[in-house]
RNA sequence: UAAGCAGACCUAUCUUAUCGACUUGUAACAAUAUAUAAGUAGGAAAGUCUGGACACCAUAGAGUAGCAUAGCGGAUAACAUCCGUCCGGUGUAAACCGAGGACAAGUGCAACAGAAAGAAUGUACAGGUAAUGCUGUAGUGAAACCAGGUAAACUCUAUGCGGUGCAAUGCCAUGUACAUUAGAGCUUGAGCGUUACUCGCGCGAUUCUAAGGGGUAGGCAGAUUGAUUCUGAGAGUAAUUUCAGAACUAGAUAAAUGAUAAGAACCUUUUUAAGGUACAGAAUCCAGCUUAUGGGUCUGCUUUUUAU
Numbered sequence: 001u002a003a004g005c006a007g008a009c010c011u012a013u014c015u016u017a018u019c020g021a022c023u024u025g026u027a028a029c030a031a032u033a034u035a036u037a038a039g040u041a042g043g044a045a046a047g048u049c050u051g052g053a054c055a056c057c058a059u060a061g062a063g064u065a066g067c068a069u070a071g072c073g074g075a076u077a078a079c080a081u082c083c084g085u086c087c088g089g090u091g092u093a094a095a096c097c098g099a100g101g102a103c104a105a106g107u108g109c110a111a112c113a114g115a116a117a118g119a120a121u122g123u124a125c126a127g128g129u130a131a132u133g134c135u136g137u138a139g140u141g142a143a144a145c146c147a148g149g150u151a152a153a154c155u156c157u158a159u160g161c162g163g164u165g166c167a168a169u170g171c172c173a174u175g176u177a178c179a180u181u182a183g184a185g186c187u188u189g190a191g192c193g194u195u196a197c198u199c200g201c202g203c204g205a206u207u208c209u210a211a212g213g214g215g216u217a218g219g220c221a222g223a224u225u226g227a228u229u230c231u232g233a234g235a236g237u238a239a240u241u242u243c244a245g246a247a248c249u250a251g252a253u254a255a256a257u258g259a260u261a262a263g264a265a266c267c268u269u270u271u272u273a274a275g276g277u278a279c280a281g282a283a284u285c286c287a288g289c290u291u292a293u294g295g296g297u298c299u300g301c302u303u304u305u306u307a308u
Stems, first nucleotide, its partner, number of pairs: 001307001002303010013264007021040007042279001046290002049288005054165004061199004066161005071085005086100001087098004101156002106154002108150002123138005169221004180211005191203004228247008265277005
């Protein structure tokens, strides 16, 4: 230098001017307006795939069904995630991939070859018997009277999983008709809630169903201080974790985080001009996985008779 392997990190065009949006603070108190100051999207905010927090439904019950996981050990709030390691496969190698329990319970399935692939219409040769694949050898095949293969086939084993999702849930507030008609029921229970189903449990008479009629206004909490982030020291091969110090970093509700102009930077082209500057946008929060994506920096390692 070339070809490759693994991993970590940074950034997400920039500046100025003008016009805006949302949140919070201040201007004595309340409301509105105004002024002013500060703050205002991501690495994936995405897919909603997995696991949790949180809330309600018997603090979560029984049975059946169903689903998930699968060498061994560890991490974690938890996981289908991560770390270490064994085994198998691929590669010259760095390294990568693995749906990696059980076919010595049952059922099913299997190309070609072969007489026959499983409860045999038993091949050839030889031996043997009262009789019989009863015995040996040969041949086919991965496998031949049997403990072959296959469970990204049913199934079995072990372990785990209750349901619904912030439109959860709690509070405040507006309107109203205990009016009308028909039917059912009134503790010997109509009906409702919980649920995939059956139980069980809870509620239930100022009730339930249908028709028709009447009426309305939305707001607050949940909600962002958290399994949080950064720095330092320690434990551990590592994932991760302990201690100390510091920091506060969107919180809206149909949803703000923007628009215009000029200049600069970079890229491309038909080069003095024109075009372009990714993927994409919070909606209860967190941990992961997967997918999309512009540019840049760094570290460790490999190269097959020891690459050039």
Predicted 3D model of a 308-nucleotide RNA (Bacterial RNase P class A) from Tenacibaculum tangerinum.
Its mean pLDDT, the model's own confidence on a scale to 100, is 75.
Of the family's consensus pairs, 98% are formed in the model.
It matches the Rfam family "Bacterial RNase P class A". Gene Ontology terms of the family: dimeric ribonuclease P complex, tRNA processing and ribonuclease P activity. Rfam classes the family as a ribozyme.